The RNA shown here (Lysine riboswitch aptamer) has 178 nucleotides and comes from Oceanobacillus damuensis.
Rfam family: Lysine riboswitch aptamer. Rfam describes the family as follows. Riboswitches are metabolite binding domains within certain messenger RNAs that serve as precision sensors for their corresponding targets.

RNA sequence: CGGUGAGGUAGAGGCGCAAAUAAUAUGAGUAUUCAAUCGGAGUAUGACACCUGUGAUGAUUGCUGAAAGGAUUAUUUGCCGAAGCAUAAUAAGGGUCAAGCUUAUUAUGGCUGGUAUGUUUUCGAAUAGGAAAUGUACUGUCAUGCAAUGUAAUAAUGCAUGGAGAACUACUGAUCGA
Numbered sequence: 001c002g003g004u005g006a007g008g009u010a011g012a013g014g015c016g017c018a019a020a021u022a023a024u025a026u027g028a029g030u031a032u033u034c035a036a037u038c039g040g041a042g043u044a045u046g047a048c049a050c051c052u053g054u055g056a057u058g059a060u061u062g063c064u065g066a067a068a069g070g071a072u073u074a075u076u077u078g079c080c081g082a083a084g085c086a087u088a089a090u091a092a093g094g095g096u097c098a099a100g101c102u103u104a105u106u107a108u109g110g111c112u113g114g115u116a117u118g119u120u121u122u123c124g125a126a127u128a129g130g131a132a133a134u135g136u137a138c139u140g141u142c143a144u145g146c147a148a149u150g151u152a153a154u155a156a157u158g159c160a161u162g163g164a165g166a167a168c169u170a171c172u173g174a175u176c177g178a
Base pairs, nucleotide, nucleotide: 001177002176003175004174007172008171009170010169011168014080016079017078018077019076020075021074022073023072024071034062035061036060037059038058042051045098046097047096048095083112084111085110086108087107088106089105090104091103092102093101113139114138115137116136117135118134119133120132121131122130123129141163142162143161144160145159146158147157
């Protein structure tokens, strides 16, 4: 001087991600309680138990009347595989057991760069919103090619194609060659 980039530190993408607290609306005049009437034997996914002809499940009228999850706004905190999903295991949650569901933890580098949106499926009270698959658009990053308004040359810029986050950029530092 040139090449590669182990390790470490810091940083960028943008309606960026996640969590906590408070308020508000929805949930809902719903569930539930009580009273009356009808009705006539069962009652959550299954079994048992509890309750039940002193009237179950259910329906109508009147009285009473919530909550959870999810959402929006504001503030704060942690961050940029932030985080989410999938699979497996464990624990907890109803009177018990089983199944299912929910929450939490761990493991697997298994999938996804990020945002918006359409379709299908699913969760949900919901036309709100979430999740998965798939398509479209925008955007960041790197590589390749073209252009020239560019330059001594590069860089920056525009267009096209493609890839993925164990990525990308910068510094440090490691290593190889002359």